This is a predicted structure of a 99-nucleotide RNA (Bacterial small signal recognition particle RNA) from an uncultured Actinomycetes bacterium.
It matches the Rfam family "Bacterial small signal recognition particle RNA". For this family Rfam cites "Prediction of signal recognition particle RNA genes" (Regalia et al., Nucleic Acids Res, 2002). About the family: The signal recognition particle (SRP) is a universally conserved ribonucleoprotein involved in the co-translational targeting of proteins to membranes.
It was read from a public genome assembly, where an Rfam model found it.
Order: sequence, then C1' cells, then structure tokens
RNA sequence: GGUCGGGCCCUGUGCAACUGCGGCUCGUGAACCGAGUCAGGGCCGGAAGGCAGCAGCUCUCAGCGGAACCCUCAGUGUGCCGCAGGUAGCCUGGCCAUC
Repeated sequence: GGUCGGGCCCUGUGCAACUGCGGCUCGUGAACCGAGUCAGGGCCGGAAGGCAGCAGCUCUCAGCGGAACCCUCAGUGUGCCGCAGGUAGCCUGGCCAUC
C1' cells in the first nucleotide's frame, strides 16, 4: 500500500417500551317523537271477552362518564434487541506485496 473481516457511525426494517384514537367492558341513558310488559283509569260489548294505552318496570339507539387487561390503527432519537444495506472517517484482526 492492497484485500478480506469485525467494531464504532449512519439508514431502512422488524420487535419491544411509551403515548393517543377506536374497539371490548361497566354505569347512566328517550317527559312525547324506540321496543316489550302495561296497575289504575278509558272505550266497545247483554255477557264472555276484546281494543287502545298514561304512569311504573325491563331492554336498548344516539350521547355522556369510568377502571385494569386484551385487540386494530397511528406516532415518538425511548432501546442500541434482531435482520439488511452504506461508504466517508476512526479503531482492530488475518493474508499478500513493498521499504
């Protein structure tokens, strides 16, 4: 000096961490304009019975609120964990050549 390789460095990507939206889940939730059931009362009927249906109750849409875990998605120099690439520089090992 050349060449091959490794490390530092950089990039991409994957994974993890963190954060956020949403989902899941719980609660609440419709004076009437959701559903069901419908006391009382009302209507029809000679009666048997039927009809509509307020309140109440139950379920729930939208919405609102709330934990942990899990899932999808998104993001971040958080990690130096995996994989691949890069040539400029630094360090290092082998081989060859020269002095």